[in-house]
RNA sequence: CAGUUAAAAAAAGCGCCAGACCCUUAAUGGGUGACGAGGAUCGAAACUUAUCGAAUAUUCGGCGGAUGGUUUCGGGGCAUUGGUAUAGUCCUUAAAGGAUUUACAAAACUCAAAGGAAACUUUGAGGACAAAAAAAUCCAAAUAUCAAA
Numbered sequence: 001c002a003g004u005u006a007a008a009a010a011a012a013g014c015g016c017c018a019g020a021c022c023c024u025u026a027a028u029g030g031g032u033g034a035c036g037a038g039g040a041u042c043g044a045a046a047c048u049u050a051u052c053g054a055a056u057a058u059u060c061g062g063c064g065g066a067u068g069g070u071u072u073c074g075g076g077g078c079a080u081u082g083g084u085a086u087a088g089u090c091c092u093u094a095a096a097g098g099a100u101u102u103a104c105a106a107a108a109c110u111c112a113a114a115g116g117a118a119a120c121u122u123u124g125a126g127g128a129c130a131a132a133a134a135a136a137u138c139c140a141a142a143u144a145u146c147a148a149a
Base pairs, nucleotide, nucleotide: 014064015063016062017061019060020032021031022030023029024027035053036052037051042074043073044072045071046070047069048068075091076090077089078088081147082146083145084144085143086142097139098138099137100136101135109126110125111124112123113122114121115120
């Protein structure tokens, strides 16, 4: 007693399961419980329900975590004559923003194989279809002061 000890392995739609639903060998039992795309951190602190679509939608609900977001302070980059200060914007790939152009997925689905008492699980083949993002091009950024020309 959802116990203790030791060892090994292991991650970001990631891990776990006591609600819920399902199974029967009816038990201190088992099963389900997010499909991919995208995303990395200057330093410190705080807050926070962490981007995009797909799906015959339990992909519900709960706990934990995570490359997200916002704010404040510090440091740093950014406009082509240069410096300084402030404002703006971002973070070393270091203006935001606007317009145009451009791309790609997996599950679901169908068939089949293996495992299991079953619910279900794993795998193979077939076959499509996204959005955000990113990139390119164009547009697009001050005020004050000093110096040079």
This is a predicted structure of a 149-nucleotide RNA (glmS glucosamine-6-phosphate activated ribozyme aptamer) from Tepiditoga spiralis. The organism belongs to Tepiditoga, within Bacteria. Its mean pLDDT, the model's own confidence on a scale to 100, is 79. Rfam family: glmS glucosamine-6-phosphate activated ribozyme aptamer. Rfam describes the family as follows. This entry contains a glucosamine-6-phosphate activated ribozyme that is found in the mRNA for GlmS. GlmS is an enzyme that uses fructose-6-phosphate and glutamine to generate glucosamine-6-phosphate. The model forms 83% of the base pairs in the Rfam consensus.